[in-house]
RNA sequence: AGAGUUUGAUCCUGGCUCAGAACGAACGCUGGCGGCGUGGCUAAGACAUGCAAGUCGCACGAAGGUCUCAAUUGAGUAAUCAAGAGAGAACUUAGUGGCGGAAGGGUGAGUAAUGUAUAGGUAACGUGCCCCUCGCACUGGGAUAGCUGCGGUCUUCGGACCUUUAGCGAAAGUGCAGAUAAUACCGGAUAACGUCCUUUAAUCGAAUGAUUGUUGGACCAAAGACUUCGGUCGGCAAGGGGGCGGCCUGUAUCGUAUCAGCUAGUUGGUGAGGUAAUGGCUUACCAAGGCUUCGACGCGUACCGGGACUGAGAGGUUGGCCCGGCACAUCGGGACUGAGACACUGCCCGGACCUCCACGGAGGGCUGCAGUAACGAAUAUUGCGCAAUGGGCGAAAGCCUGACGCAGCGACGCCGCGUGUAGGAAGAAGUCCCUCGGGAUGUAAACUACUGUCAGGGUGAAGAAAGAUCUGAUCGAUCCCAAAGGAAGCAUCGGCUAAACUCGUGCCAGCAGCCGCGGUAAUACGAGUGAUGCAAGCGUUGUUCGGAAUCACUGGGCUUAAAGCGCAUGUAGGCGGACAGUUAUGUGUCCUGUGGAAUCCCACGGCUUAACCGUGGAAUUGCGGGGCAAACUGAUUGUCUUGAGGCCGGUAGGGGUGUGUGGAACUCUUGGUGGAGCGGUGAAAUGCGUAGAUAUCAAGAGGAACGCCAAUGGUGAAAACAGCACACUGGGCCGGUUCUGACGCUGAGAUGCGAAAGCGUGGGGAGCAAACAGGAUUAGAUACCCUGGUAGUCCACGCCGUAAACGAUGCCUACUAGGUCGCAGGAGUUCUGACACUUUUGCGGCCGAAGCAAAAGUGUUAAGUAGGCCGCCUGGGGAGUACGGUCGCAAGGCUAAAACUCAAAGGAAUUGACGGGGGCUCACACAAGCGGUGGAGCAUGUGGCUUAAUUCGAACAACGCGAAGAACCUUAUCCUGGGUUUGACAUGUAUGGAUGCCCUCGGUGAAAGCCGAGUAAGCUGCCUUCGGGUGAAACUUACACAGGUGCUGCAUGGCUGUCGUCAGCUCGUGUCGUGAGAUGUCGGGUUAAGUCCCUUAACGAGCGAAACCCUUGUCGUUAGUUACCAGCGCGUUAUGGCGGGGACUCUAACGAGACUGCCGGUGUUAAACCGGAGGAAGGUGGGGAUGACGUCAAGUCCUCAUGGCCUUUAUGCCCAGGGCUGCACACGUGCUACAAUGGUGUCUAAUAAACCGACGCAAGACCGCAAGGUGGAGCAAAUCGGAAAAACGGCACCUCAGUUCGGAUUGCAGGCUGCAACUCGCCUGCAUGAAGUUGGAAUCGCUAGUAAUCGCAGAUCAGCAUGCUGCGGUGAAUGUGUUCCUGAGCCUUGUACACACCGCCCGUCAAGUCACGGGAGCCGGAAGUACCUGAAGUCGGGUAGUUAACUUCGGAGACGCCUGCCGAUGGUAAGUUUGGUGACUGGGGCUAAGUCGUAACAAGGUA
Repeated sequence: AGAGUUUGAUCCUGGCUCAGAACGAACGCUGGCGGCGUGGCUAAGACAUGCAAGUCGCACGAAGGUCUCAAUUGAGUAAUCAAGAGAGAACUUAGUGGCGGAAGGGUGAGUAAUGUAUAGGUAACGUGCCCCUCGCACUGGGAUAGCUGCGGUCUUCGGACCUUUAGCGAAAGUGCAGAUAAUACCGGAUAACGUCCUUUAAUCGAAUGAUUGUUGGACCAAAGACUUCGGUCGGCAAGGGGGCGGCCUGUAUCGUAUCAGCUAGUUGGUGAGGUAAUGGCUUACCAAGGCUUCGACGCGUACCGGGACUGAGAGGUUGGCCCGGCACAUCGGGACUGAGACACUGCCCGGACCUCCACGGAGGGCUGCAGUAACGAAUAUUGCGCAAUGGGCGAAAGCCUGACGCAGCGACGCCGCGUGUAGGAAGAAGUCCCUCGGGAUGUAAACUACUGUCAGGGUGAAGAAAGAUCUGAUCGAUCCCAAAGGAAGCAUCGGCUAAACUCGUGCCAGCAGCCGCGGUAAUACGAGUGAUGCAAGCGUUGUUCGGAAUCACUGGGCUUAAAGCGCAUGUAGGCGGACAGUUAUGUGUCCUGUGGAAUCCCACGGCUUAACCGUGGAAUUGCGGGGCAAACUGAUUGUCUUGAGGCCGGUAGGGGUGUGUGGAACUCUUGGUGGAGCGGUGAAAUGCGUAGAUAUCAAGAGGAACGCCAAUGGUGAAAACAGCACACUGGGCCGGUUCUGACGCUGAGAUGCGAAAGCGUGGGGAGCAAACAGGAUUAGAUACCCUGGUAGUCCACGCCGUAAACGAUGCCUACUAGGUCGCAGGAGUUCUGACACUUUUGCGGCCGAAGCAAAAGUGUUAAGUAGGCCGCCUGGGGAGUACGGUCGCAAGGCUAAAACUCAAAGGAAUUGACGGGGGCUCACACAAGCGGUGGAGCAUGUGGCUUAAUUCGAACAACGCGAAGAACCUUAUCCUGGGUUUGACAUGUAUGGAUGCCCUCGGUGAAAGCCGAGUAAGCUGCCUUCGGGUGAAACUUACACAGGUGCUGCAUGGCUGUCGUCAGCUCGUGUCGUGAGAUGUCGGGUUAAGUCCCUUAACGAGCGAAACCCUUGUCGUUAGUUACCAGCGCGUUAUGGCGGGGACUCUAACGAGACUGCCGGUGUUAAACCGGAGGAAGGUGGGGAUGACGUCAAGUCCUCAUGGCCUUUAUGCCCAGGGCUGCACACGUGCUACAAUGGUGUCUAAUAAACCGACGCAAGACCGCAAGGUGGAGCAAAUCGGAAAAACGGCACCUCAGUUCGGAUUGCAGGCUGCAACUCGCCUGCAUGAAGUUGGAAUCGCUAGUAAUCGCAGAUCAGCAUGCUGCGGUGAAUGUGUUCCUGAGCCUUGUACACACCGCCCGUCAAGUCACGGGAGCCGGAAGUACCUGAAGUCGGGUAGUUAACUUCGGAGACGCCUGCCGAUGGUAAGUUUGGUGACUGGGGCUAAGUCGUAACAAGGUA
């Protein structure tokens, strides 16, 4: 610091997602040690049990036991023992009393301000314990708790004994009487420097007032204990200090306006009350105020801060642990005590819940520490100790302390350490991969040597202990022992993102943070191996910040991506011209107070290091106080004219409102003429018309709109405004030596205007025209087209308030190149005027520099550069929808969400493709012609049907195609049946041993085959010592394997078709563009051609085109056998038959020739075209081969090759027979015809080219009507043969007919091939003699040696072409054009297409599912209002009860009781608000290839 994801690709906008850090975490797998931290986030829900606040005997009495002394008594001779009044000592404790239980500890429910933070105030306050100062402590009194008694029996009256602590009660608890103490309580005294009243003075303060004096008066206090007698600790009054608190003020402190008005103690005043103290804090009266868009009130949420996390920062999020503050203590209310509470482990009352109960009553409060169940994804021990630190009490010892110090549990976090170290193979084994060669795991292991951290066992110093002594819950250095031993996992490996191979699976199972993987070759699933990352952890999930400049203060935008209100006027607010003065609000600077500690940062130090801890510093960006400055801002004062406005003089205009008026057109009415149609459309029909239409003339009526002028023009804020005239009226512009003096700009709310449609009332209604009716069109046509036609359109008044209300561009101001056009004015130049030119102001357009912009574009009319103000935006859909509010008569408008869902939606531009878009050009594409097909019969192929089977493939580019030839064979998983299993064929291994091959025969059989017999004639390798060995070939058996025309042409190679022999397809460098890309390759000519030329930010090049190649057409040279024969000879009836020739033809090799080269014209002095000459040939001479980049998942696994899959006594192999030939039908391709340009006969006579021949071609001859047969000369071919060419020509007949046309079909008789012609061959003869008389719609080929027509040959082949491939013979017609059809190329245009129009895509309906709205209602919650009830309690009132202290004896006071106000809870009532649920209902989202249409995207077929 970025990355992935919208597209075919690009740039942008924009969302989603990822990489980082963090956590009081949880879950999965795994887990060695230690240190330091940390741990109920959920149910402020409920709690068993134990502990968490006591202490003081130096305040007090009493009780208790112990000890000492001990009068006295008893026993004993005595020693002594026993009892023991009393005194004393140390001690224990219930109670009275004091201090403390308001701290410490917990939690975050409530709370949006009675809170917190910060800065101040208190002249409006308090203060126990602590410190300092000062003074005082005299004298009396009455109670009360504790304690004793309130049982019995006996008694000698002293007491003893029993119950075991006594009444009532289950318990909790509780009564009466008596006596008693105090630092408890009370009276009196003393008393100021205290308080209050009063007289008066000074000083100070902004002020209510404060402070210090002064005069007189009133009032208020105390407690002792211990003592070594020195004192110590207490007590009281007052003042001061310190710390701690109360109250008040400024500022800051979440979301929501779909909460806009709130408030009666409310705001203020006066009096009174109350408090430590101010105050409506409370009360009575008076006034009517107070708060609020700078957000009151309401609703929701939330403890706040120091800080923590993140971030570059600014910010954002957060408030667990630690520290400060606040609030709370089961829920609610209340006061008491006290220095302090309205009190966590105090009191009273009410509610809920729980416990005990003898049913009469009682008791309780873990949000203290542990712990329990519950809740939950989830959070620990019912531990040790007061040794340290701190707290309470005490004079002290000390006691108490779940505060605290420690330990335990949890990888929950941070930090540290370890799980060994060194050597050890060109590298073991195992495993994985493999191209089978090898590679990886991997120095890893084994093995050798060594070490001793941690854990384990033992020992145990110092220290934490605070330097006398003592005190350790817990922690514990060092040293010794042993032994590599006890200690490694988790996630990931398609891209982002470091790390890949194999197998399994087969849109299944699964993965996934996003994009996306998986449908038989998955680096994405699962596993293995390997690798990468981190490591006692690793991943996942959740949350926060970051990345996100994706709410933009730093730091974003609004023409088209989301976004400028339809337009104006104007309130608040924001901002504001020039000069000068004053001030000091903001601002700057200096000083100062504060900004708690901890944290963060820096330095140093302490634990072996680190985490952690200590000390110091810095920082704490804030708030307050003081001084200085005065540029800028503000405030204020004065002045100014340039902003703004006024005035005067001109000026243009569809600016507005009202009234009047005009002509054209239209419709209607009346009359005339006229006489059959009119009208309408793509074509028609509905409609109108003989009752007279349309047309035409005249007259009249009516309503609406205003042609030409007219414009790219004018006016207006916008909407909008158009005949003409008048009246009233708004604004602008120009000019001026005029006036005011900043009066300005913008503008949240607010107000006004606001097209069309629509609504209300009343008019009006010619034309047009929703709805509606009819006619057409159509599959349908609720449309487009036509004929009609009502609202409406028009007027007046009133609503509505919206439009693509658009320049998709808010308003104002300033600045920043120009050019040009128009509108309205002014000035100058000329003596004047016109014209012209120059210049200036305002308005309206176009083009353009810089700049800006994603680009398109914009560009003084900014989307440039700046300033001011307003409005608006934050992914798409849901949705401008729901709910709520508000406006409206309604229709509806304004405001405006969420759940859910997707990973995109979108803008601009690019390349293609496409268009029922455009332009140019080409092609037998059309046209012009010739001949066909489509009709007939037959042949052949296909579809379909049939069948046991009719094998398979191929569909513009299949269909006389694969197949250059199915009777068997061919031939296939085609069918039926029979047979076979290492196989019909290949290789290897093992076995046997000379088995074997060849030959002959028998049985069975349809054959294949199976079974069997025979013959020894022939063949049988190599070595050999001839005994044998070996095992090649062949064979037997067995195993590996063979085999497959089985599947997949959508796994492939190769080959082929097609667009198309169309002219295209690209590259390098340069240039342009952010880029995809463009340019080149476009444009103007030209060509068959991207062929060439010119122009040109392009210049060149490549693959194609052309050329090179073959063939044909002319000539030459060379060479002449089998070809040829002119001249010379020979021979023949005749023939190059022979000698010979090398001239000619020809053969077959090499050359020549044609290049727009020459001439003329046109053209740009070009390319090229037109014409001509010469020439065998002329503009590519004709023909062929040759097929660019690519497209169609085109065709072929059945030519071949090949991956994968399937099969293996079968889908392999062999065989017989059948089928591929089947026939209501349909289509393609052909043949033969329909006849006279013909048919037949004969003859007669001609004339080719190319090709083939030994498994062959076969002559002459003979036989047969013929097919053919017999026979076999010649020929491996320029020699012989096939071989006759046919059409043509001559002659004759036929005479227009189903014929002497046509030949199908059928019968009979034959021939040939072949093992075999039944299914199922070809040919011949005789006989038979069908359809057919030129072919509908439609459609095919062809531009010259072509079409048409005529025959010949060859391949395949035993035989079998009307097919195919070639060959020659005869030999035309038409066109010189591009309107149309088809196809193609180039340019351009639109696009929502890119799988590219066989594209994309919309809505209803149907099905499933999800969330939401409405809904008769139903059920809860919350906050209030009104009324009723009215506990405890304060305050007030009353009082016939009770009463120790004081008393003047009357009382006072206190207590009790009664009662009033307030008052928690509870109840009643009507509403508000919020949630849940609800028959039914509404739209919405998402779903598989459902249904109906085709609305949008191209002119999307009606823009």